[in-house]
RNA sequence: GGGCUGGUCGUCUAGCCUGGUUAGGAUACUACCCUUACGAGGUAGUGGUCGUGGGUUCAAAUCCCAUCCGGCCCA
Numbered sequence: 001g002g003g004c005u006g007g008u009c010g011u012c013u014a015g016c017c018u019g020g021u022u023a024g025g026a027u028a029c030u031a032c033c034c035u036u037a038c039g040a041g042g043u044a045g046u047g048g049u050c051g052u053g054g055g056u057u058c059a060a061a062u063c064c065c066a067u068c069c070g071g072c073c074c075a
Stems, first nucleotide, its partner, number of pairs: 001074007010027004020058001028046006051067005
C1' cells in the first nucleotide's frame, strides 16, 4: 500500500443482507413487594444521539462516500 472483518445503554449482545411499531434482550443501578435479616425471586423505573463526518430518501443503526480505532490476510 491492497483486501476482509468488527465498533450499538456502565458491561455483554440481537437487529443491518430486505430502510418504516417507542432501537429489543441479559446484566448492572434505583425504588417497592417478599424475608427476622441477607441472598434468591417478583413488579416498576433509569440508562443509547448505533465509532465520526457527509450524502440519498417523506423516512437511515440499516443504503452510498469519506474517515478514525481494533483484529486477520496478502504484498